[in-house]
RNA sequence: GGACGUGGACAGGCGGGCGCCGUCGGCAGCGUGUCGGCGGAGGAAAGUCCGAACACCACAGGACACGGUGGUGGGUAACGCCCACCGGCCUCGGUCGCGGGGUCAGGGAAAGUGCCACAGAAAACAAACCGCCUCCCGCGUCUUCGCAAGAGGGCACGGGCGGUAAGGGUGAAAAGGUGCGGUAAGAGCGCACCGCCCGGCUGGUGACAGUCGGGGCACGGUAAACCCCACCGGGUGCAAGCGCAAGCAGCCCUCAUGGACGCCUCGGCGUUCGACUCGUGGUCCGCGGGAGAGGGCGGGUGGCGUGCAAGAGGUCGUCGGUGACGGCGGCCCCAGAUGAAUGCCCGUCGCCCGGCUCCGUUUCGGCGGAUGCCGGGAACAGAAUUCGGCUUACCGUCCACACGCGACC
Numbered sequence: 001g002g003a004c005g006u007g008g009a010c011a012g013g014c015g016g017g018c019g020c021c022g023u024c025g026g027c028a029g030c031g032u033g034u035c036g037g038c039g040g041a042g043g044a045a046a047g048u049c050c051g052a053a054c055a056c057c058a059c060a061g062g063a064c065a066c067g068g069u070g071g072u073g074g075g076u077a078a079c080g081c082c083c084a085c086c087g088g089c090c091u092c093g094g095u096c097g098c099g100g101g102g103u104c105a106g107g108g109a110a111a112g113u114g115c116c117a118c119a120g121a122a123a124a125c126a127a128a129c130c131g132c133c134u135c136c137c138g139c140g141u142c143u144u145c146g147c148a149a150g151a152g153g154g155c156a157c158g159g160g161c162g163g164u165a166a167g168g169g170u171g172a173a174a175a176g177g178u179g180c181g182g183u184a185a186g187a188g189c190g191c192a193c194c195g196c197c198c199g200g201c202u203g204g205u206g207a208c209a210g211u212c213g214g215g216g217c218a219c220g221g222u223a224a225a226c227c228c229c230a231c232c233g234g235g236u237g238c239a240a241g242c243g244c245a246a247g248c249a250g251c252c253c254u255c256a257u258g259g260a261c262g263c264c265u266c267g268g269c270g271u272u273c274g275a276c277u278c279g280u281g282g283u284c285c286g287c288g289g290g291a292g293a294g295g296g297c298g299g300g301u302g303g304c305g306u307g308c309a310a311g312a313g314g315u316c317g318u319c320g321g322u323g324a325c326g327g328c329g330g331c332c333c334c335a336g337a338u339g340a341a342u343g344c345c346c347g348u349c350g351c352c353c354g355g356c357u358c359c360g361u362u363u364c365g366g367c368g369g370a371u372g373c374c375g376g377g378a379a380c381a382g383a384a385u386u387c388g389g390c391u392u393a394c395c396g397u398c399c400a401c402a403c404g405c406g407a408c409c
Base pairs, nucleotide, nucleotide: 005401006400007399008398009397010396012349013348014347015346016345017344018343020040021039022038023037024036025035026034027033028032042380046391047390049389050388051387052386053385054237055236056235057234066233067232068231069230070229071085072084073083074082075081086106087104088103089102090101091100092099093409094408095407096406097405098404107228108227112226113225114222115221116220129168130167131164132163133162135160136159137158138157140155141154142153143152144151145150176194177193178192179191180190181189195217196215197214198213199212200211201210202209203208241306242305243304244303250297251296252295253294254293255292258273259272260271261270262269263268264267276290277289278288279287280286313332314331315330316329317328318327319326320325351377352376353375354374355373356372357370358369359368360367361366
């Protein structure tokens, strides 16, 4: 210098113009309008996956069922989140040791059941395809003894009863590994070391680590298969819930629903008079309206308000802690829309990409830089009760750390 990894910060700045939502003040007015001031999205506001706050409903207690979580210790309001540690695996050229980084759904496979494709002889009360080995039989050949008949031995091939689990082969996985001994050949058959199991001791809060003794070893894998064990879990979500309350319907109260005449389809209509009732208006007259008028009640639709913005709040400092985080002190107030505001345009500066020009350098392929000009680009996305997490999306810019050490090869 470069690439990659991990973690963190940012998510264009300034000025002008036109708009939108909220709020405060002035003016008109009290629905609202206008002017001015102030405030106005995110690191994920997203997915709605997990945990809570808050609200309503349900609920003696216990058991079963169902769902979730799963090394240990801690943090937290809580969590399946976070931190630290332990253990396994991967990685930093190979091996070993140390160290760094990554990753793990990391309780139990000696309670039981199931499954283990293909290949392979065999996938779990082991088995025997090739091979290796003893013995037996046949055949061939060589050889020893014998005058001969014959007897014996070696080697190769074929067959048979067996032994074997070293080697080959199959597989993701083959019944501990390496070495020496041993054997007919082999084998924990014996021994040493490693591994495993059981028991003790030491250290640690613990997961666990170290060490000593015993045992030849019994126990394949799989539980995001059933299952077992331990622990946890009531349901529904701000369209929760609470308040105010047009219209319509319901119920209650008060007053009135009367007389005469005419018409007809015989139950109504019209005219008129009087009473009543309502409004103007507190009372009387007047005027106007009415066949019904007025008042009230509870529930509650449309609608409005509240919940709902001072909080497990932010920030700075300090103290404690390896850390997650916690204590104390100072300062700050930081969106509240409801078909849903937070936007658009211009100028300028900065950033990125490409081209031209110039400069430096060169191993002539390029590389680096500068100012000027031209062209292009700037993501993912957007609150809706609120918080803590996780996951996913994202043009780019900046910062920090790490990318190993020792021995042998």
A computed fold for a 409-nucleotide RNA from a Planctomycetota bacterium, annotated as Bacterial RNase P class A. The gene name in the source record is rnpB. It matches the Rfam family "Bacterial RNase P class A". It is annotated as a ribozyme. The model forms 94% of the base pairs in the Rfam consensus. The prediction has a mean pLDDT of 75. The RNAcentral record of the sequence draws on ENA. The organism belongs to Planctomycetota, within Bacteria.